[in-house]
Molecule: transfer RNA
Organism: Hyalangium sp.
Order: sequence, then structure tokens, then C1' cells
RNA sequence: GCCCUUGUAGCUCAAUUGGCGGAGCGCCGGUUUCGUAAACCGGAGGUCGUCGGUUCGACCCCGACCGAGGGCA
Repeated sequence: GCCCUUGUAGCUCAAUUGGCGGAGCGCCGGUUUCGUAAACCGGAGGUCGUCGGUUCGACCCCGACCGAGGGCA
């Protein structure tokens, strides 16, 4: 230099012929207990890497850039 994969909650990851963003763990509150843990119930937390484009509508399609991993030279 070229090519491929990847970027979503604090962490690990889902979400597809484009149609209102979720789970587990963690965190906060409650029930229970003499108390803690466990269990159960509830809650908060996201400009979906950035900027553009296509579209009535984009996490999803297209382009550029940035970060991470890999391959070739």
C1' cells in the first nucleotide's frame, strides 16, 4: 500500500427480506431475613463509532473517515 472481518447499555453479545432498540451479568430500589447472601419483583442506563448519501422511513443499504482484529505484498 491492497483486501477481509468488526464497532449496539458499565461488560459480554443479540436484533435481517428497511417499519417504535433487547437479553444475560453488573448497578439502584423493594419483598423476604435478627442480619448478610441467595431467591423473587420492579427500575435506571443507548445521538446504534463519526460525517454524508439513498428512502415516506436506516442499527440494517451505499460512500468517506476513525478505532480494533486478521490476511497478502